Annotation: This is a predicted structure of a 73-nucleotide RNA (transfer RNA) from an archaeon.

[in-house]
RNA sequence: GGGCCGGUGGCGCAGCUGGAAGCGCACCGCCCUCGCGAGGCGGGGGUCGUGGGUUCAAAUCCCACCCGGUCCA
Numbered sequence: 001g002g003g004c005c006g007g008u009g010g011c012g013c014a015g016c017u018g019g020a021a022g023c024g025c026a027c028c029g030c031c032c033u034c035g036c037g038a039g040g041c042g043g044g045g046g047u048c049g050u051g052g053g054u055u056c057a058a059a060u061c062c063c064a065c066c067c068g069g070u071c072c073a
Stems, first nucleotide, its partner, number of pairs: 001072007010025004019056001027043005049065005
């Protein structure tokens, strides 16, 4: 330098056939318990790596760039 894969709540991931974001863990509250944990119920938290473009509408399509992984040189 080039190819490919990835970048989504605190963490791990799903969603990538455009209609606007979900799961698990963690966190908070309540129930339960003598209390803690486990369990049950509820809740807060992201606008999707960055900047443009297309579209009525973009995490999802197109372009450039940044970061990580991997392969080739």
The sequence is in RNAcentral, with records from ENA. It matches the Rfam family "tRNA". Rfam describes the family as follows. Transfer RNA (tRNA) molecules are approximately 80 nucleotides in length. Rfam links the family to the GO term triplet codon-amino acid adaptor activity.